[in-house]
RNA sequence: GCCCGAUAAUAGCACACCCGGAGCGAUCCGGGGCCGCAAAACUGGAGGUCUCGUCCCUGGUGGAUGAGAUAGCUCGGUGCCGAA
Repeated sequence: GCCCGAUAAUAGCACACCCGGAGCGAUCCGGGGCCGCAAAACUGGAGGUCUCGUCCCUGGUGGAUGAGAUAGCUCGGUGCCGAA
């Protein structure tokens, strides 16, 4: 350094749900919460899923395209701690 990931240390994050707020929406922000997480840290680069609009076929839960959301869906990149 890599693989790996503990009955380690020090810290950290925060599902569902509740309260308040933003957004047409997906969803997000703040507070509480505690299912869980060795990256559940950062990053929309690739894929997936989802939302809003536009267009096309004349009509199906179709196709194209624009703008977004999701990092707690997967991969990639960056990168924290550390025994066997």

The RNA shown here (c-di-GMP-I riboswitch aptamer) has 84 nucleotides and comes from a Gemmatimonadales bacterium. NCBI's taxonomy places the organism under Bacteria, Pseudomonadati, Gemmatimonadota, Gemmatimonadia, Gemmatimonadales.